[in-house]
RNA sequence: GCGCCCGUAGCUCAAAGGUUAGAGUGGCCGGCUUAUAUCCGGUUGAUCCUGGUUCGAGUCCAGGCGGGCGUA
Numbered sequence: 001g002c003g004c005c006c007g008u009a010g011c012u013c014a015a016a017g018g019u020u021a022g023a024g025u026g027g028c029c030g031g032c033u034u035a036u037a038u039c040c041g042g043u044u045g046a047u048c049c050u051g052g053u054u055c056g057a058g059u060c061c062a063g064g065c066g067g068g069c070g071u072a
Stems, first nucleotide, its partner, number of pairs: 001071007010025004018055001026044006048064005
């Protein structure tokens, strides 16, 4: 350089174009305990960027940025 794949919460992952973008884990607060841990309840936090299609885009299209694999 070329080809393919990927980019959503601090981390690991969901979400067939339409419901309030969810789960686990983590953080914070509280309960339990003599105390710590476990356990229980609550809470917090995200769609890589710019355009396009559409009544409606995390999802489809184009370009860009970043990462991974293959090839020489």
The RNA shown here (transfer RNA) has 72 nucleotides and comes from Candidatus Kaiserbacteria bacterium RIFCSPHIGHO2_02_FULL_55_25. Its mean pLDDT, the model's own confidence on a scale to 100, is 81. Its Rfam family is "tRNA". By type it is a transfer RNA. It was read from a public genome assembly.